Predicted 3D model of a 344-nucleotide part of an RNA (small-subunit ribosomal RNA, central domain) from a metagenome.
Model confidence (mean pLDDT): 89 of 100.
Rfam family: Bacterial small subunit ribosomal RNA. Rfam links the family to the GO terms structural constituent of ribosome and ribosome.

Context: one part of a larger RNA
RNA sequence: CUGGGCUUAAAGCGCACGCAGGCGGUAGUAUAAGUCAGUUGUGAAAUCUCAUAGCUUACCUAUGGAAUAGCGACUGAAACUGUACAACUUGAGUACGGUAGGGGGGAGUGGAACUCCUGGUGGAGCGGUGAAAUGUGUUGAUAUCAGGAGGAACGCCGGAGGCGAAAGCGACUCUCUGGACCGAGACUGACGCUGAGGUGCGAAAGCUAGGGUAGCAAACGGGAUUAGAUACCCCGGUAGUCCUAGCCGUAAACGAUGAGUACUAAGUGGGGGGAGCAAUUUCUCUGCUGUAGCAAAAGUAUUAAGUACUCCGCCUGGGGAGUAUGGUCGCAAGGCUGAAACUC
Numbered sequence: 001c002u003g004g005g006c007u008u009a010a011a012g013c014g015c016a017c018g019c020a021g022g023c024g025g026u027a028g029u030a031u032a033a034g035u036c037a038g039u040u041g042u043g044a045a046a047u048c049u050c051a052u053a054g055c056u057u058a059c060c061u062a063u064g065g066a067a068u069a070g071c072g073a074c075u076g077a078a079a080c081u082g083u084a085c086a087a088c089u090u091g092a093g094u095a096c097g098g099u100a101g102g103g104g105g106g107a108g109u110g111g112a113a114c115u116c117c118u119g120g121u122g123g124a125g126c127g128g129u130g131a132a133a134u135g136u137g138u139u140g141a142u143a144u145c146a147g148g149a150g151g152a153a154c155g156c157c158g159g160a161g162g163c164g165a166a167a168g169c170g171a172c173u174c175u176c177u178g179g180a181c182c183g184a185g186a187c188u189g190a191c192g193c194u195g196a197g198g199u200g201c202g203a204a205a206g207c208u209a210g211g212g213u214a215g216c217a218a219a220c221g222g223g224a225u226u227a228g229a230u231a232c233c234c235c236g237g238u239a240g241u242c243c244u245a246g247c248c249g250u251a252a253a254c255g256a257u258g259a260g261u262a263c264u265a266a267g268u269g270g271g272g273g274g275a276g277c278a279a280u281u282u283c284u285c286u287g288c289u290g291u292a293g294c295a296a297a298a299g300u301a302u303u304a305a306g307u308a309c310u311c312c313g314c315c316u317g318g319g320g321a322g323u324a325u326g327g328u329c330g331c332a333a334g335g336c337u338g339a340a341a342c343u344c
Base pairs, nucleotide, nucleotide: 004315005314006313007298008297012312014201015200016199017198021194022193023192025088026087028085029084030083031082033081034080035077036076037075038074039073040072041071042070049065050064051063052062053061054060091191092188093187094186096183097182098181099180103177104176105175106174107173108172109171110154114150115149116148117147118146119145120144121143125136126135162169163168206247207246208245209244210243211242215241216240220236221235222234223233258311259310260309261308262307263306266289267288268287269286270285271284272283273282274281275280293300294299317344318343319342326337327336328335329334
């Protein structure tokens, strides 16, 4: 390389959009590039192979034939692929009428809790733990009442419930905005699928600048525990957590399961629509159980890991190692790409 694979053994890019490329619905006409058939030229000789001959045979040698991937030319075929033209409506989309939703951006508002401040009541403890201590309090704490300020998060509803491509999204109102589903069937007429590079989005932590800082809390200080205790427990506490602008680009970014299309038993829940008086039925999303099949098994099973096709990504024994080196990106931290010696 081929063959074989990628839920858990090595292996699906975190997710999307999309240039090139690859692949592509129904029926027709033309063409003849691919394809197929025939003829012909070429395909050196030797070798291989067949026949015959020569050495007594064999090995060997000679003569003749056959064979030869492929390439060129000509003639023809027209099913399939391609190309050109013209057409269709089922794929895809547009318009129309509705529906549900924590989908996204911006602005404003609200209550509970918390901390702090001021004042009142009150008068010795409070707090914390397994037990304590550090801490806090007669300069009046804790508790309680009233008022004020501030920041962050939105209890109940809340649900194996919803939305989003993923990351993710939960108080209320207004506003701007994306997508999905259902109905009907007007319009376009294959406009589609995938997608190397590329581009965008991308939790938390971290970084830069400016703001903000109630609570929580790496680091750090103290008290305990302990043989020790650079921990677990307790008292404090700074970055950070929040906002604005910009970086970073990684996660067990998980369904450890790429995207798309078609087909293949049932049963039973939940969400959103439609039809029907109802029984029921239909479309869509999301769960559970489960036949066949598949699977090493666990399991999976119309939301496939079944049966097929198209396109992309990835794997090839363990360690060395996601290291070194080079390149590239980044302010840095570091990211992406990514070996070998050696060893078992």